[in-house]
Context: one part of a larger RNA
RNA sequence: CUCUUGUUAAGGAACUCGGCAAAUUGUCCCCGUAACUUCGGAAGAAGGGGAGCCAUUUUUGGUGAUGAUCUUUUACGGUCUGAGCUGAGAGUGGCCGCAGAGAAUCGGCCCAGGCGACUGUUUAACAAAAACACAGCACUAUGCAAAGUCGUUAAGACCAAGUAUAUAGUGUGAAGCCUGCCCAAUGCCAAAAGGUCAAAAGGAGAAGUUCGUCUUCGGACAAAGCUUUGAAUUUAAGCCCUGGUGAAUGGCGGCCGUAACUAUAACGGUCCUAAGGUAGCGAAAUUCCUUGUCGGGUAAGUUCCGACCUGCACGAAUGGCGUAACGAUCUGGGCGCUGUCUCAACAAGAGACUCG
Numbered sequence: 001c002u003c004u005u006g007u008u009a010a011g012g013a014a015c016u017c018g019g020c021a022a023a024u025u026g027u028c029c030c031c032g033u034a035a036c037u038u039c040g041g042a043a044g045a046a047g048g049g050g051a052g053c054c055a056u057u058u059u060u061g062g063u064g065a066u067g068a069u070c071u072u073u074u075a076c077g078g079u080c081u082g083a084g085c086u087g088a089g090a091g092u093g094g095c096c097g098c099a100g101a102g103a104a105u106c107g108g109c110c111c112a113g114g115c116g117a118c119u120g121u122u123u124a125a126c127a128a129a130a131a132c133a134c135a136g137c138a139c140u141a142u143g144c145a146a147a148g149u150c151g152u153u154a155a156g157a158c159c160a161a162g163u164a165u166a167u168a169g170u171g172u173g174a175a176g177c178c179u180g181c182c183c184a185a186u187g188c189c190a191a192a193a194g195g196u197c198a199a200a201a202g203g204a205g206a207a208g209u210u211c212g213u214c215u216u217c218g219g220a221c222a223a224a225g226c227u228u229u230g231a232a233u234u235u236a237a238g239c240c241c242u243g244g245u246g247a248a249u250g251g252c253g254g255c256c257g258u259a260a261c262u263a264u265a266a267c268g269g270u271c272c273u274a275a276g277g278u279a280g281c282g283a284a285a286u287u288c289c290u291u292g293u294c295g296g297g298u299a300a301g302u303u304c305c306g307a308c309c310u311g312c313a314c315g316a317a318u319g320g321c322g323u324a325a326c327g328a329u330c331u332g333g334g335c336g337c338u339g340u341c342u343c344a345a346c347a348a349g350a351g352a353c354u355c356g
Stems, first nucleotide, its partner, number of pairs: 001351008010342002014340001019337001027051005036041001038174001052095012067080004071075001096100001108335007115327002120132002136172007148158003176321003180252003185249002187245004194240003200234002205229005212221003253271005280314001281311001292308005
């Protein structure tokens, strides 16, 4: 010097990103216990008091020796008595220590806010959470040889020895109050009138070849067959078209003017759009400017709480807003407590170090 511990004057978070770590609290009995609340809770809320040993008095519970007594029942029966032992308390007096839950074991508490309802699950070995799950809610598919899934377009299997109060998929995430507008785009569903449209069917026609005919002997025309092409016509789904659909993917404006101070604009005009953000919330886990402004708390507060609304860029099951209970959750404050600190000291053990 390092590590693991113990104690500490006065102060008591001045430490620090942050009370990290440590300390406080801690058991049993009695008293007492707020806001809020889904009436269950919150709650061990908070906050107080008591606790050893000896003697004695007394209350009460358990056990039931002994004795007495009852009898149309003679019994392992009923009634009464209540010695001894023992459990729990109360009163009075006394004893000892620094200390009587004498050791060990053994919640610190309160207030306000965010997030997630809750118990649960998770990154085995840096993350336990606000992430995942959840009950509940909603939508969609599926009528049974079900949809969905696995499998070689198989057999077969799961679903299910189930049958729409079922099964599968997707989203949201208890309960409470609610969940607005837009179907233009994309998706899905439905409908089948019209347009488009593949292979296939079809074979109008065309080309090549040459029996043959003609010839100025160079060649020209050219049937059938064969070969190569090939128009019309027939024709499915899909797409176009039509309609529906948001707890489907998603989206939810701009400019200008106007009131008898000023300011602001209930109001008006205009452009664009499928429709222009409703309720609620709002500098928020979202606010750039920003330490916004005002109020509270502090002597002093970029954090925190309550408001305002100018929402760069909240917003309604990619759910919105509140919410009791819950949380090794995150943020701010207070009481208590302390070597975290002012500021360090001493002690114990184990190392390091020196010598061997």
Large-subunit ribosomal RNA, domain IV from a Chlamydiota bacterium, 356 nucleotides, folded computationally. NCBI's taxonomy places the organism under Bacteria, Pseudomonadati, Chlamydiota. The RNAcentral record of the full RNA draws on ENA.